[in-house]
RNA sequence: AUUGAACGCUGGCGGCAGGCCUAACACAUGCAAGUCGAGCGGUAACAGAGAGUGCUUGCACUCUGCUGACGAGCGGCGGACGGGUGAGUAACGCGUAGGAAUCUACCUUGUAGUUGGGGAUAGCCAGGAGAAAUCCUGAUUAAUACCGAAUACGGUCUACGGACGAAAGGGGGCUUCGGCUCUCGCUGCAAGAGGAGCCUGCGUUGGAUUAGCUUGUUGGUGAGGUAAAAGCUCACCAAGGCGACGAUCUAUAGCUGGUUUGAGAGGAUGAUCAGCCACACUGGGACUGAGACACGGCCCAGACUCCUACGGGAGGCAGCAGUGGGGAAUAUUGGACAAUGGGCGAAAGCCUGAUCCAGCCAUGCCGCGUGUGUGAAGAAGGCCUUCGGGUUGUAAAGCACUUUCAGAGAGGAGGAAAGGUUAUCGGUUAAUACCCGGUAGCUGUGACGUUACUCUCAGAAGAAGCACCGGCUAACUCCGUGCCAGCAGCCGCGGUAAUACGGAGGGUGCGAGCGUUAAUCGGAAUUACUGGGCGUAAAGCGUACGUAGGCUGUUACUUAAGCCAGAUGUGAAAGCCCCGGGCUCAACCUGGGAACUGCAUUUGGAACUGAGUAACUAGAAUGUGUGAGAGGUAAGUGGAAUUUCCAGUGUAGCGGUGAAAUGCGUAGAGAUUGGAAAGAACACCAGUGGCGAAGGCGACUUACUGGCAUAACAUUGACGCUGAGGUACGAAAGCGUGGGUAGCAAACAGGAUUAGAUACCCUGGUAGUCCACGCCGUAAACGAUGUCUACUAGUUGUUGGGACCUUUAUGGACUUAGUGACGCAGCUAACGCAUUAAGUAGACCGCCUGGGGAGUACGGUCGCAAGAUUAAAACUCAAAUGAAUUGACGGGGGCCCGCACAAGCGGUGGAGCAUGUGGUUUAAUUCGAUGCAACGCGAAGAACCUUACCUAGCCUUGACAUCCAGAGAAUUUGGUAGAGAUACCUUAGUGCCUUCGGGAACUCUGUGACAGGUGCUGCAUGGCUGUCGUCAGCUCGUGUUGUGAAAUGUUGGGUUAAGUCCCGUAACGAGCGCAACCCUUAUCUUUAGUUGCCAGCACUUCGGGUGGGGACUCUAGAGAGACUGCCGGUGACAAACCGGAGGAAGGCGGGGACGACGUCAAGUCAUCAUGGCCCUUACGGCUAGGGCUACACACGUGCUACAAUGGCAAGGACAGAGGGCUGCGAACUCGCGAGAGUAAGCCAACCCCAGAAACCUUGUCGUAGUCCGGAUUGGAGUCUGCAACUCGACUCCAUGAAGUCGGAAUCGCUAGUAAUCGCGAAUCAGAAUGUCGCGGUGAAUACGUUCCCGGGCCUUGUACACACCGCCCGUCACACCACGGGAGUUGAUUGCACCAGAAGUAGGUAGCCUAACCUUUGGGAGGGCGCUUACCACGGUGUGGUCGAUGACUGGGGUG
Repeated sequence: AUUGAACGCUGGCGGCAGGCCUAACACAUGCAAGUCGAGCGGUAACAGAGAGUGCUUGCACUCUGCUGACGAGCGGCGGACGGGUGAGUAACGCGUAGGAAUCUACCUUGUAGUUGGGGAUAGCCAGGAGAAAUCCUGAUUAAUACCGAAUACGGUCUACGGACGAAAGGGGGCUUCGGCUCUCGCUGCAAGAGGAGCCUGCGUUGGAUUAGCUUGUUGGUGAGGUAAAAGCUCACCAAGGCGACGAUCUAUAGCUGGUUUGAGAGGAUGAUCAGCCACACUGGGACUGAGACACGGCCCAGACUCCUACGGGAGGCAGCAGUGGGGAAUAUUGGACAAUGGGCGAAAGCCUGAUCCAGCCAUGCCGCGUGUGUGAAGAAGGCCUUCGGGUUGUAAAGCACUUUCAGAGAGGAGGAAAGGUUAUCGGUUAAUACCCGGUAGCUGUGACGUUACUCUCAGAAGAAGCACCGGCUAACUCCGUGCCAGCAGCCGCGGUAAUACGGAGGGUGCGAGCGUUAAUCGGAAUUACUGGGCGUAAAGCGUACGUAGGCUGUUACUUAAGCCAGAUGUGAAAGCCCCGGGCUCAACCUGGGAACUGCAUUUGGAACUGAGUAACUAGAAUGUGUGAGAGGUAAGUGGAAUUUCCAGUGUAGCGGUGAAAUGCGUAGAGAUUGGAAAGAACACCAGUGGCGAAGGCGACUUACUGGCAUAACAUUGACGCUGAGGUACGAAAGCGUGGGUAGCAAACAGGAUUAGAUACCCUGGUAGUCCACGCCGUAAACGAUGUCUACUAGUUGUUGGGACCUUUAUGGACUUAGUGACGCAGCUAACGCAUUAAGUAGACCGCCUGGGGAGUACGGUCGCAAGAUUAAAACUCAAAUGAAUUGACGGGGGCCCGCACAAGCGGUGGAGCAUGUGGUUUAAUUCGAUGCAACGCGAAGAACCUUACCUAGCCUUGACAUCCAGAGAAUUUGGUAGAGAUACCUUAGUGCCUUCGGGAACUCUGUGACAGGUGCUGCAUGGCUGUCGUCAGCUCGUGUUGUGAAAUGUUGGGUUAAGUCCCGUAACGAGCGCAACCCUUAUCUUUAGUUGCCAGCACUUCGGGUGGGGACUCUAGAGAGACUGCCGGUGACAAACCGGAGGAAGGCGGGGACGACGUCAAGUCAUCAUGGCCCUUACGGCUAGGGCUACACACGUGCUACAAUGGCAAGGACAGAGGGCUGCGAACUCGCGAGAGUAAGCCAACCCCAGAAACCUUGUCGUAGUCCGGAUUGGAGUCUGCAACUCGACUCCAUGAAGUCGGAAUCGCUAGUAAUCGCGAAUCAGAAUGUCGCGGUGAAUACGUUCCCGGGCCUUGUACACACCGCCCGUCACACCACGGGAGUUGAUUGCACCAGAAGUAGGUAGCCUAACCUUUGGGAGGGCGCUUACCACGGUGUGGUCGAUGACUGGGGUG
C1' cells in the first nucleotide's frame, strides 16, 4: 500500500459497487422452457352465435366446432442457448502463433425443382389389469408423421460400361372453378457468414529421500471405422519409442484477460466483469438430433431420501429465493417482463428467477452533514500547582444569523423505441384487393415509483466516535498499584515518587468511522537476471584424471540459425494510461487514442557468435642433447643404539620422583668386559633446502619406472581449458587372513598424588605399531585461499639450469623454472593480501543463505563391522558470528615503587582487669557503624538529667513558633493530697514606655489554621566524611591517522620522590594534580626589654633579692640563609647522578596543613538541612521508677604483669607544653591517708595546679608463684552530688587469684624514629587503662627485590564488560513440549493376477414374429424380439507398493 474479509467499540444521509473464500454437505415449498390451430385429427374447459326442449318476459337444460379460442394427443422448432459451480484435470486443458483431412439447423446469396401414389398410428370410443406410477387388448382416424414410384441442372460411387439418390404443404385475394397471383414453407446443389470438431511449434507449480518407463507400446502394410487425419480399432511384420534439456511416479492446482504490490525487473493471486475448459447425487452407457454422450432427457449399477395396499414405484437446487448443517463469516421463500436479450410464432402475442428493479448489510470506494459569526467576568465545575497561578478556553452560557441533510406538504422530467389505426407514396400483381416498404396524423405501453429534481413550512432544532500519547511515532501530568495486578509489534515496562500497568485531566491522529486479528507485496541487494558472496563472519569437493556439457588462438571466402532494421498480420472486449463528454462535484458511466514490451510471415544487412571450406603458428604436443632431486616399486647390504640370552670380573644396592612407593637385587642385580640373537628406526649431513597431484617421501647399492627444468632447432597444426555424473589415489586409527614382535604403548594391573583421582607422575603391560594380501575412505586431508590464462612498481635471500663480461675470483651484470622475507598502487568490515594476489579481467566447476535442533532422524547407496555418503522436519531463541577498540582480569611477560618482603627492635594471640562488638537474655537491655575503610567507633566522658528504650500515671492548639477573640500585670508566700507531674486552698502584688490615641512583654481561657515526631526511606537528596592515596596520575582544544569505536599527544631513550626534567617524536599547546607559595622546627642578624635574663660593676638578709645593664638566654616582630650556586667525575656538549669544598643546615634539611578525574548506589534522614510517605486525645508532650552497666560464650582494642636491665626503702638532679574566677588554690594546723579546716596570691612570661618520672647514689631481696604480680573479697573511710542500692572515683587495714614470656596465626616501626619514662589538656558536679598534646632517656637493622600484599607504566591473551566474587560445561532429580523407534492395529490410494459381467453398442444367428417394396402368390427382400460372442461399470478373491492415524514401552532433543 492492499482485501469478497472477520472481531471489538461506535453509528446521521446519499450515490456507485460488492456480498458462502468453509460441506462439489443434505434439501421442505414455490418458480427457473416453452411455443406454433397459418402442419393435423379434433372439442375436455371458457365465451359468443344459432337451433331445439321444458316453454310466460326470462331462466334452466340439450344440440351444432359455426365463431373466438383451446385441455390432452400426433407433428414441427426449441429443451446442446441462457443460468450455476470449480470437484476433477499438470493435460494440446489453457495462452499464443500456425495448419489441413472436416461438419454445420436456423440466416444470406445463387441455381434447379416442389409430379403421382400407398400403408399405418396416437388421440377418441369400448373392454381389461393395478393402491399408485402406469400398462394391455379390440375397433376406427388425420397430417408439413411414415414409405415406395417418377424426374435429376448440379451431387455420390465407378471396373468408365454404368449405377444410386429428393420434395409437403399451409394461409390471403380474385375466379368463368380450368386456374391466376401473393406470401410462408419443402427438396437437390453451389457459395457465404457465424458456429463446431481435429492436428502442430512454443509457454504453463513443487518433489531425484521418485531414475529408469513403455507391449497397441514405436513404426510399416492391409482392412475396418469416423463428419474428418491418425494404433482410433484389428490382423500380420519389424523392435522400436520416451528419459538428467528430468521420462515414470507422487503432492498440489481449473487456465487466461486481469487483480494487488513494486522505480523497474520481479513477487503474490485468479472474488465480482469477460474468454476458454470441466462438471451436474456417485460410476458406466448409449439414443435422438445440425449439434449432447445432454443440470431442470433416457437406460443400468450404487449410496441416500420419500410414497406404498409390500406386489412395486418416485427423486436429484454446483438455476432464483429459501431451510438445516458446517463456520470467524456472507442477504429476500420480493416486483416486473416497462427496457435489453433469448425461444416459438406470419403476426398479435405467449414464455423467460436471463435481465431490469426493489429489500438487507458502514463490506468497500466517493460525496455531504452534525451548524456560522460574535462573545473575557478569561464564569462555574474538573485537573494540575512552585499556592503566585496555569489549563480545559471563545470552549460554554449569552447575543445575532443560516437551514444543506433528515421531517411535513405540493409540483414533477427522462428511461418509450415499438405496436395499433387512418391517410398517402412506392413495389408486387390482371388488380385499386392481399402483402411488403417509406412518410404524416391520431392513439398508445413504466416494475422501479410516494423516482431523480424543484418549490414551500418549522426550528439549532434530530445527527461523534475510536485508537493512541517510553523510543521507533505526532502527542504529559496527577492519583492508585508495588516484579502484584497487568502491558507488550520490536526494544522492553512494573520490586513505594511508573510520561510504559489501571483511572482521571490534558493532548495527538483519523473521523461515520476507528482500532485489532488474518493474509499478500514492499522496505529485504535477506535467493542478488537487473543486483550478493565463499582466507578469518555461512560457504573451495582431500587430490588428480576424464565423459557429457559450457567456453575456446590468427587469416580469407561462403552461408544466414542466433543478431540488427523495415513492412504486414495478429495480440477479443473490459481494465491500466492520455485527451474529451455525462451525472451540481467525486466515486461511477461513456467516446476516441495510446499501449498490450509477445508470436508469426516477409524484405533487407553481415560487424560479432554459430555452420561449412581453405590456410597459418604465437596456445598445446612430439622428437634431440644436458641437468637436479628423501618422486615411486622390487631385491640386496650396512653400522650405531635399545632389549634379551650366555660367560667373566665384582658387591649391595639399583631404579624412579617435586618427594616417594610399587618394581629389580645376596638364588648376585645395577656397573663393567666379551660373545650371540632378534626386531624396528636410520644420528651428524639438514637448510622457511629438494621431489611429488594430494596423502606423503630421509642409511647405502642395483634393477625397473613416472614427472620436472633447460638449450637450440625440427615436426604436427588448435590437437586447448574446465569438468555434473564416473574412475583412480588417499595420513592416522580401525577391520579380515597369515606372519612377525626389540623398543614404544590404548585397554588392564599395581604404586603415588588427591576430599575423591576410573587423570596428569611412576613400575609393569596386551591389542596395535612392522611385513604380505584385501577392506575402510575419513582428518584443523589447512595456505582454513578450486583449476587454467593474460596483465599490473620495486628490494632482498635461497634451490636447479642456461649463457655473457672481465681484474679468473669465495667476482660482476642478465635470463628462466621453483621456494621465502619486505613493500607501492589496488583490494579488504578490519586483520591483512600484494607478480606464489585476497589486485585488474576472462573461462569452467563446487559450495553458502540467522543460531540451536543436526551433519541428526527416516529412506536410499556403499561397507565384514566400525561406520561413511546423500540429507530433512517439528520445536525453540532474538540472537549466534567475524575483525578491531577501550577497560578489567591472568597461579602471562618486562620495568619500577611502598615497613610490602627481607634484616632488626618491641608487641598482639596465652593470664587478670578495662573498654567496644557479636550472641544470648530481658518489660527494656534505644539507635547507628559491619573485610581492609565497623568493633577505647558516633560517645571530648549513661547514678537523676542526658535518653531517643521499657513500665506506670497524666495532658491534648499542646513543652516550642505565628495569627485571631476575650480576660488578666507579671510574679509570688504558706498549707493539704500525691511517687511526681499536678490539683486545691491561701498570701503578697497592680508594673514599663507614651506624642495620652495607644504600644511592648508576660499569663489564662476559647476557636481553628497549625505545632510536634531521635517515625520510614542515606537505594529520592544537599552538606560533611571515609577509602584507593600524597598513589602520579586524570583530561581538554586544535591538528593528524583510522569507515568507525578510538588512537596520537600521555608512547620511546635517559632521569626523578613525582606525567620531575631533558632528548627524540604528527604533533603543538593548555587545564586539574606533583612541586612551590602557608605554619612549625633547626642558624644568624636587627628592633624591643617586663612579669623574662644577669656577662661585667656595686650592695646584700645570699634568694637576680636590690641598684643597674641589653651583652647572653628567652620572648615576638622584621629580615638573611640553601639555589645542584661552586669544584671534580659520569652522562649524549642534555636533564640528571656520584663525590667534595664551604656552611647551622645539602641535594625535597625534619614535621604539618594541603587529597586531581573518579571508584565503592561506601557512611550519615539520630549533628544540621531537605523531597516523598506515615502518626495527630498519639509514633506528639510531661512525670516517677527502671534500662542503656544483664552474662553459659566468641572476637577486637588496650592496661597491668609474669620480674634482678628488676621490686622495695632512703637520699639527690634535670623538662616542655598547657589550664585557672561557680576557678586554680600557696603557706599553716589536723588526719597513716583519701582529705578537712582556715586562708595569702593570681583574670596570669608575675600567683597556683606543680616536688616530673625514668635517671643517679646507698642499702636490701637472691630466682621463689617470691619483698614478683596485683585480681578478687571482707572491714573502715574520704570527696562530688537532691541522691552513689541497682551503678561513681579515691584512701586505709586485711585478703593475695590467674600469670614463670604465650599454639596456629598476626601487628607497629627506618632516627631524635622504635622502645621506655612521666607531665598536661578537652569533656566534666563527680567519674580515663581511652583520646589529643608535651617533653625526658634513647637504640638495632636494611645484603637485596626471588617470594607474599598493595600500587604505577609498557606489552600480551581473553568466549570477561555487574568486568575473575566474571563467564561457563556435562550428568542426575522434577515439570512441560514436539519428534524418532516400536509387537502391532486401522484407514486411504495404487500395481499385478484371477473371478464376475448390468445397461448399451457392434458382430453372429439354428428359434419366434413381421403393414408399405418385389413376386411365378409358394414366398422373398428388409425389419423386430430372443439367444450368443466381443468390449465394459459396479462388485469379489489373492498378493505387493506408497501415504496417513494410532500404540504398551523406549531413545535422544528443546524449554524452565
A computed fold for a 1456-nucleotide RNA from Nocardioidaceae bacterium JBTF-M11, annotated as small-subunit ribosomal RNA. The RNAcentral record of the sequence draws on ENA and SILVA. NCBI's taxonomy places the organism under Bacteria, Actinomycetota, Actinomycetes, Propionibacteriales, Nocardioidaceae. The coordinates come from a structure-prediction model, not an experiment, and the mean pLDDT is 85.